[in-house]
Transfer RNA from a Patescibacteria group bacterium, 73 nucleotides, folded computationally.
Rfam family: tRNA. By type it is a transfer RNA.
The sequence is in RNAcentral, with records from ENA.
Its mean pLDDT, the model's own confidence on a scale to 100, is 82.

RNA sequence: GGGCCCAUAGCUCAUUUGGUAGAGCAUCGCAUUCGCAUUGCGGGGGUAAGGAGUUCGAAUCUCCUUGGGUCCA
Numbered sequence: 001g002g003g004c005c006c007a008u009a010g011c012u013c014a015u016u017u018g019g020u021a022g023a024g025c026a027u028c029g030c031a032u033u034c035g036c037a038u039u040g041c042g043g044g045g046g047u048a049a050g051g052a053g054u055u056c057g058a059a060u061c062u063c064c065u066u067g068g069g070u071c072c073a
Stems, first nucleotide, its partner, number of pairs: 001072007010025004019056001027043005049065005
């Protein structure tokens, strides 16, 4: 320098070929307990690495940039 892959909640990851973003763990509240843990119920939390484009509509398609991984030179 070039090819390919990845970037979604605090963490690990889903999101059936475009249709207003979810799970587990974590966290908070309530119940349970003398108390803690466990368990049950409920709540908050991300607009998808950043930007531009296509589209009525983009996490999803295209381009650029950034970061990470891998291969070639």